[in-house]
RNA sequence: ACCUUAUCAAGAGUGGUUGAGGGAACGGCCCGAUGACACCACGGCAACCUGCGUCUUUUCGCAAGGUGCCAAUUCCGACGAGUUUUCGACAGAUGAGGA
Numbered sequence: 001a002c003c004u005u006a007u008c009a010a011g012a013g014u015g016g017u018u019g020a021g022g023g024a025a026c027g028g029c030c031c032g033a034u035g036a037c038a039c040c041a042c043g044g045c046a047a048c049c050u051g052c053g054u055c056u057u058u059u060c061g062c063a064a065g066g067u068g069c070c071a072a073u074u075c076c077g078a079c080g081a082g083u084u085u086u087c088g089a090c091a092g093a094u095g096a097g098g099a
Base pairs, nucleotide, nucleotide: 002098003097004096005095006094007093008092013042014041015040016039017038021031022030023029026077027076028075043070044069045068048066049065050063051062052061053060074091079088080087081086
């Protein structure tokens, strides 16, 4: 890198280093020298895997070891249906499993 599958309207930031880009890609819109992005430290959120308990097996509860995440609904749109804002698809992200 690829395949399968589940979830994606909630939640959670301070400090340090650095210094101009960043938000996947296209169009918007937005963030950014009042320092973004990235990295590091500490903190936090959540509960997919995991552990323990429980139970009707597929439930529920507790914990937080492995991941993940902590601007904006996956920031919005983009394609199809519907027709007034909804559903679905594509793409993407994360987990688990596979080859």
The RNA shown here (SAM riboswitch aptamer (S box leader)) has 99 nucleotides. Rfam family: SAM riboswitch aptamer (S box leader). Rfam's curators write: The SAM riboswitch is found upstream of a number of genes which code for proteins involved in methionine or cysteine biosynthesis in Gram-positive bacteria. Gene Ontology term of the family: regulation of gene expression. It was read from a public genome assembly, where an Rfam model found it.